[in-house]
RNA sequence: AAAUACAUUUUAGCGCCAGGACUUUUUAAGUUGACGAGGAUAGUAGUUAUCGAAAUAUUCGGCGGAUGCUACUACGGAAUAAGUGAUUUCGUUAGAUAUAUUACAAAAAUUAAAAUCGAGAUUAAAACAAAAUAUAUAUCUUCACUAUAU
Numbered sequence: 001a002a003a004u005a006c007a008u009u010u011u012a013g014c015g016c017c018a019g020g021a022c023u024u025u026u027u028a029a030g031u032u033g034a035c036g037a038g039g040a041u042a043g044u045a046g047u048u049a050u051c052g053a054a055a056u057a058u059u060c061g062g063c064g065g066a067u068g069c070u071a072c073u074a075c076g077g078a079a080u081a082a083g084u085g086a087u088u089u090c091g092u093u094a095g096a097u098a099u100a101u102u103a104c105a106a107a108a109a110u111u112a113a114a115a116u117c118g119a120g121a122u123u124a125a126a127a128c129a130a131a132a133u134a135u136a137u138a139u140c141u142u143c144a145c146u147a148u149a150u
Stems, first nucleotide, its partner, number of pairs: 014064004019060001020032005035052003041074007075091005082146005095140007110125004
């Protein structure tokens, strides 16, 4: 340094359960309680934190947390080829708005398998999104100073 095996930690639409609902070997045990996509410069404060899928009887209700958003500060990029400062806007793929086009999922349901008294959970199979994003077009998007280069 590499390979293999094991263990631990992290991986947060995540965790938990005093209510509710459900199960029975029934009064004490147990089950359920959000399906994925997307999302991180750092700090403080505030805030019921984006998108669709399923379902239409609980994905109800509650608590905690959280990569969102807003305000401020710091750092960084862009707005002028260089530097400094300010301002605006963003966050390392580092401007805004509008229109059009485009890509990507899992679960539920169905089928099958083994275990369980059971609720229910696990595994496997095939299918189906939206937003951010991406592409194209259009419109809009700084000022002052410094010295030099082309």